[in-house]
Context: one part of a larger RNA
Molecule: small-subunit ribosomal RNA, 3' major domain
Organism: uncultured bacterium
């Protein structure tokens, strides 16, 4: 100067206290370790690994493993040479892959030749083999924490310092004061995206207040441009105003106005850095390595094993409950090898027919809730694992190894030890929808949506992670 202190002082953050929900018992799905295995393919491993890569392992994916084939190779591409238009079908052996065999066929141009297929030789090739500690390139993480540097002047033999310190203040190195500094760079903040309120403008596939038509009923029709909505432009919020503190910055007010008030909520945006953090398996890329094998191909098979450990998560344990039967309300998005109305058939899962619609038109659209009726405290009309039999779909194929349906079956489990986890509002906690990927689907994962909607913060002693100044130092 730093780093670090069970030193000291000043502040912050769901860090703690105040709540409200969890997880750690249970079964079950996911991932990892471990064990087994021919193989269970790689990678990631305190916080920053373990429902991660993986946003779709039945074959392909796939890289593993058996096995069986090619060998200029599956694919690109050059050059010599030979044959032959391209090319199309068929038999035989095989699990395919491949390997033989045989018919058919003969391009353009007058030709040189040119294109195109094959074979043969060469020349390139092809590694998801190794090094993330040679590397680019992304990305975690301290952290949206408030820092981190720099010119020039001054101090200092010098590393170095001041500037960045002090008082206030502020999410903030945010400012306003004071000052040997005086200025400035990256961050801060603003500029962007979005909701939230208002105008203008446009009204179609949206929309319906007035008039007229219709209907059992519906903006269903004329037909309004008003309201809803849609999507562009604009306006709004800045401590502007008013009171109290304050030199000022700024704090404060059940202050007015206002759809909104003091950064209005959300997100996007991560500063020099830290950790030889991750990643040669997303791509790139240096070195070394393999080249009838550590390349390639095809059938099987595995990544789906299974005393047992751990993370994440789903369903429970039940009356604020389950069952039955009526009723009523979303928004985000998807949609032609698609979504599929109505309508038939099945207890369903689906199945047949199909209207409509490349979409503000068509379809796909809740559930918690509400009102009833039952159950009555029970291992049950709770709970739904597991196993049995019968289907339904998708796919060439569901034995390993798919999801879904109807009957039977009806396991732990009666609130979970030490310990820990998340959240401060339209949040937590509960209800359900939609989307990507994707033939299907192991999604109880991910990403949004939108319903209904709490509780608590006295306040920093203390735990933990951070800043700033200070001391104290047996580190660097």
């Nucleotide at each position: 100067u730093g780093a670090c202190g069970g030193g000291g002082g000043c502040c912050c953050g769901c860090a703690c206290a105040a709540g409200c929900g969890g997880a750690g018992g249970a079964a079950c799905a996911u991932g990892u370790g471990g064990u087994u295995c021919a193989a269970u393919u790689c990678g990631a491993u305190g916080a920053u690994a373990c429902g991660c890569g993986a946003g779709g392992a039945a074959c392909c994916u796939u890289a593993c493993c058996c096995g069986g084939g090619c060998u200029u190779g599956a694919a690109u591409u050059g050059c010599a040479u030979c044959u032959g238009a391209a090319u199309a079908c068929a038999g035989c052996g095989g699990a395919a892959a491949c390997g033989u065999u045989g018919u058919a066929g003969c391009u353009a141009g007058c030709a040189a030749u040119a294109g195109c297929a094959g074979a043969u030789g060469u020349g390139a090739a092809g590694g998801u083999g190794c090094u993330g500690c040679a590397u680019g390139g992304u990305u975690g993480u301290c952290g949206u924490c408030a820092g981190c540097u720099c010119g020039u002047g001054c101090c200092g033999u010098g590393a170095g310092g001041u500037g960045u310190c002090g008082g206030c203040u502020u999410a903030a190195g945010u400012g306003c004061c004071a000052u040997a500094a005086c200025g400035a760079g990256c961050g801060c903040a603003a500029c962007c995206c979005u909701c939230a309120u208002c105008a203008u403008u446009a009204g179609u596939u949206a929309c319906u207040a007035a008039c007229a038509g219709g209907u059992c009923a519906u903006g269903c029709u004329g037909a309004g441009g008003a309201c809803u909505c849609u999507a562009a432009u604009g306006a709004g919020a800045c401590u502007g105003c008013c009171g109290g503190c304050g030199u000022a910055a700024g704090c404060u007010g059940u202050g007015a106005g206002g759809a909104a008030g003091g950064u209005g909520g959300g997100g996007a945006u991560g500063a020099c850095g830290u950790c030889a953090a991750a990643u040669c398996a997303g791509c790139a890329c240096g070195g070394c390595c393999c080249u009838u094998a550590c390349g390639u191909c095809c059938g099987g098979g595995g990544c789906g094993a299974c005393a047992c450990a751990c993370g994440u998560g789903u369903u429970a344990c039940a009356a604020u409950g389950g069952g039955g039967g009526g009723g009523a309300c979303a928004g985000c998005a998807g949609g032609c090898a698609g979504c599929g109305a109505a309508g038939u058939g099945g207890u369903g899962a689906c199945a047949c027919c199909g209207a409509g619609c490349g979409a503000a038109u068509c379809c796909u659209c809740a559930a918690a809730c509400c009102c009833u009726c039952u159950c009555u405290c029970a291992g049950u009309u709770c709970g739904g694992a597991u196993c049995g039999a019968a289907g339904u779909c998708u796919g060439c194929a569901a034995c390993c190894c798919g999801a879904c349906u109807u009957c039977g079956u009806g396991a732990a489990g009666c609130u979970g030890g030490a310990u820990u986890c998340g959240c401060u509002a339209g949040u937590a906690a509960u209800c359900g929808c939609g989307c990507a990927u994707c033939a299907g689907c192991c999604a109880u994962g991910g990403c949004g949506c939108g319903g209904u909607g709490a509780a608590u913060a006295c306040g920093u002693u203390c735990c933990c992670g951070g800043g700033c100044c200070u001391u104290g130092c047996a580190c660097a």